[in-house]
RNA sequence: GGCCGUGUAGCCUAACGGAUAUGGCGUCGGACUUCGAAUCCGGAGGUUGCGGGUUCGAAUCCCGUCAUGGUCA
Numbered sequence: 001g002g003c004c005g006u007g008u009a010g011c012c013u014a015a016c017g018g019a020u021a022u023g024g025c026g027u028c029g030g031a032c033u034u035c036g037a038a039u040c041c042g043g044a045g046g047u048u049g050c051g052g053g054u055u056c057g058a059a060u061c062c063c064g065u066c067a068u069g070g071u072c073a
Base pairs, nucleotide, nucleotide: 001072002071003070004069005068006067007066010025011024012023018056027043028042029041030040031039049065050064051063052062053061
């Protein structure tokens, strides 16, 4: 350098082009407890890597770009 794949919350993960982007861990508050742990209840946290395009509508399709993995040379 060519080709293929991946990028979604602090971490992991789901989402036939369609409704308010899903769940777990973690985190914060509460219940429980003498105090913790465990358990239960509730909350916060997301420019879906970035920039454009297509579409009534994009995490999803197209183009470019960045990061990363694989492969070929």
Description:
Predicted 3D model of a 73-nucleotide RNA (transfer RNA) from Drosophila suzukii. Taxonomically the source falls in Sophophora (Eukaryota, Eumetazoa, Panarthropoda, Muscomorpha). Model confidence (mean pLDDT): 81 of 100. The sequence is in RNAcentral, with records from Ensembl Metazoa and Rfam. It matches the Rfam family "tRNA". Gene Ontology term of the family: triplet codon-amino acid adaptor activity. The family's RNA type in Rfam is transfer RNA.